SAM-I/IV (S-adenosyl methionine) riboswitch aptamer from a Betaproteobacteria bacterium, 107 nucleotides, folded computationally. The model forms 100% of the base pairs in the Rfam consensus.
RNA sequence: ACCGCACAUUUGGAAUUGGGUCGACGCCCAUGCCAACCUGCCUUCCCGGGCAAGGUGGAAACGCGAAAGCGGAUGUGGCUCCUUCUGGAGCAACGAAGCGGGUACAG
Numbered sequence: 001a002c003c004g005c006a007c008a009u010u011u012g013g014a015a016u017u018g019g020g021u022c023g024a025c026g027c028c029c030a031u032g033c034c035a036a037c038c039u040g041c042c043u044u045c046c047c048g049g050g051c052a053a054g055g056u057g058g059a060a061a062c063g064c065g066a067a068a069g070c071g072g073a074u075g076u077g078g079c080u081c082c083u084u085c086u087g088g089a090g091c092a093a094c095g096a097a098g099c100g101g102g103u104a105c106a107g
Stems, first nucleotide, its partner, number of pairs: 006076005015031001017030005033058002037055003040051003045102004062071003078091005
C1' cells in the first nucleotide's frame, strides 16, 4: 500500500471568504467552519455528559429495495527511535470544557 473480517455511524451540521487555474463545469491553495469516530483532557476508576487540543472525516442530496436487507462510504489515534518482526521505549495533545451518578482513597 492492497485485500479480507468484526463493530459503530451513515439523522443532523458546516463559506454570499481571499487567491490561482479553466471556454465552462470544476479543480488547487490559504483562512475560517462543521462533526465527538479514535487519542487526550474535564476526576483515582466506571457510566453518562462535555471540550474541536492531537489523529481522521466532512462542507451536502449515499444508492437499490414495499420492507427486511444488500451494496457503498467514514472511523476503530498520531509522530520518533530500537527490534530477534514480534514487540519494546519515548514525545506532543489548548488560553476550551472544567459537570451528574457511582466507586476508591484521605480526613
Rfam family: SAM-I/IV (S-adenosyl methionine) riboswitch aptamer. Clan: SAM clan. On this family, see Trausch et al., PNAS 2014: "Structural basis for diversity in the SAM clan of riboswitches".